RNA sequence: AGUUAAAAAAGGCAAACCUAUUGAAAAGUAGGGACGCAAAGUUUCCGGUCUAACGAACCUUGAUGGUUCCAGGACAGCGGGACUGCCGGU
Numbered sequence: 001a002g003u004u005a006a007a008a009a010a011g012g013c014a015a016a017c018c019u020a021u022u023g024a025a026a027a028g029u030a031g032g033g034a035c036g037c038a039a040a041g042u043u044u045c046c047g048g049u050c051u052a053a054c055g056a057a058c059c060u061u062g063a064u065g066g067u068u069c070c071a072g073g074a075c076a077g078c079g080g081g082a083c084u085g086c087c088g089g090u
Stems, first nucleotide, its partner, number of pairs: 002090003012037002017032006035077001041083003045080003048075003055069005
């Protein structure tokens, strides 16, 4: 430097759920908690998924009501790509 994730050690992260808080929501953050994770580290570039406040269209009305569409919001613990990286094997 390339490759690999069997075994071991040191350490790391933290699903569901609960509490507080932010948000229209999806979801985020903090604490508790561990289902799991060898990139469950970083990044929305591609696909996918979730949400629909704002906006648009339509309907209706006494109306500040209703329906549909929409990401510029979110998920990196859905998959791919990019960047970085600990221990061990080779």